[in-house]
The RNA shown here (Bacterial RNase P class A) has 351 nucleotides and comes from an Anaerolineae bacterium. It matches the Rfam family "Bacterial RNase P class A". Rfam links the family to the GO terms dimeric ribonuclease P complex, ribonuclease P activity and tRNA processing.
């Protein structure tokens, strides 16, 4: 100096003028005057969590659903920081995927192959033969008694040995831990749990169009408001997926010898009709069909050209991204012209 990686910051400013919304003050009380304030790092996505609000009641068990390496942060989060193991990409900085249990049990591993919870097709050895031994070689396959080399053997084989790989609920050291490194041991068929399952942890629902206060308006129709042996009984409803628990099933009057029947009020449900404005919730912008804008000038970041070869200066033109609050907050994801800071990696040049 160039290219790359990671993390952060800015992403316009000032003045004038016209216009818009809110608040305050004044006055001649008018859509008047003056003053002050007025979009974001993502306001986006609506993927998570939570504050807040309501659901009369959400307590227990089961079911269902979700989560799962270790340590720390955090109210929590499918969140953040650091670390571990096994992978993938890149020369590298770095980016990225996965993560409890297969030694509780069940189940599956098609086809091919002789055989996929255990075997012997070809082959090799012994034998006249029948047959016996074998799993080193070949073949099939994702996977076939761990791999390479040797000893040994009738021929072989972890049968034994050396080294390597895996494993051990064994053991030493390091670490808070996940784990790592070693020692010992011939212990040596595996995979799948986004199959059932096991272990542990978590989980009521709906949402600011939540919800609250005032105003306005109203027209009804139908159904239900239980039974009895009177008891924490039965039945029905509430209640979430089920069960238990819990809550509710009211009051008045008339008739009948009685059984029981009828009616009214209140409550609940379905259908139908009417009314629907204001305030709060609501925030240092706080709207409610939803404002925060337009023009001019100057400055600024940047690009192109000229004066002049360079610094500097002058001058002309272009041009400033993604994008717009609607209850708040903590995250994640996505978009972003241009500029800037820091660290690291690779390459080149000079000293």
């Nucleotide at each position: 100096c160039g290219g790359g990686u990671u993390g952060g910051c800015c992403g316009g400013a000032u003045g004038a003028u016209c216009g818009c919304g809110g608040c305050g003050u004044g006055c001649u009380c008018g859509u008047c005057a003056c003053g002050c304030c007025g979009a974001g790092g993502a306001a986006a996505g609506u993927c998570c969590g939570u504050a807040c609000u309501c659901c009369a009641a959400g307590g227990a068990g089961c079911g269902c659903g979700a989560a799962a390496c270790c340590g720390g942060g955090g109210a929590a989060a499918c969140c953040c920081c650091g670390g571990g193991a096994c992978g993938g990409g890149g020369c590298a900085a770095c980016c990225u995927g996965u993560c409890g249990g297969a030694a509780a049990g069940g189940g599956c591993c098609a086809c091919a192959g002789a055989a996929a919870c255990a075997u012997a097709c070809c082959g090799c050895c012994c034998g006249c033969g029948a047959g016996g031994g074998u799993a080193a070689g070949g073949g099939u396959g994702a996977a076939a008694u761990g791999g390479u080399g040797g000893u040994g053997c009738a021929a072989g084989a972890g049968a034994c040995c050396a080294c390597c790989g895996g494993g051990a609920c064994a053991u030493g050291c390091a670490g808070c831990a996940a784990u790592g490194c070693g020692u010992u041991c011939g212990c040596c068929g595996g995979g799948c749990a986004a199959c059932c399952c096991c272990u542990u942890u978590c989980g009521g629902g709906a949402g600011c169009a939540a919800g609250g206060u005032c105003a306005a308006a109203u027209a009804g129709a139908g159904g239900c408001u239980u039974g009895c042996c009177a008891g924490u009984c039965a039945c029905a409803g509430g209640c979430a997926g089920c069960u238990c628990a819990c809550c509710u099933g009211g009051c008045c009057g008339g008739c009948u010898c009685g059984c029981g029947c009828c009616g009214g009020c209140g409550g609940c449900c379905u259908c139908a009709g009417g009314u629907a404005g204001a305030c709060c919730g609501c925030g240092u912008a706080g709207a409610c069909a939803g404002a925060u804008g337009g023009u001019c000038a100057u400055c600024c970041a940047g690009g192109c050209g000229g004066g002049u070869u360079u610094a500097u200066c002058c001058u002309g033109c272009c041009g400033g991204a993604c994008a717009g609050a609607a209850u708040g907050c903590g995250g994640c994801u996505u978009a972003c012209a241009g500029g800037u800071c820091a660290a690291c990696c690779c390459g080149g040049a000079c000293u």

Notes
The prediction has a mean pLDDT of 75. The source organism's lineage runs through Bacteria, Bacillati, Chloroflexota and Anaerolineae.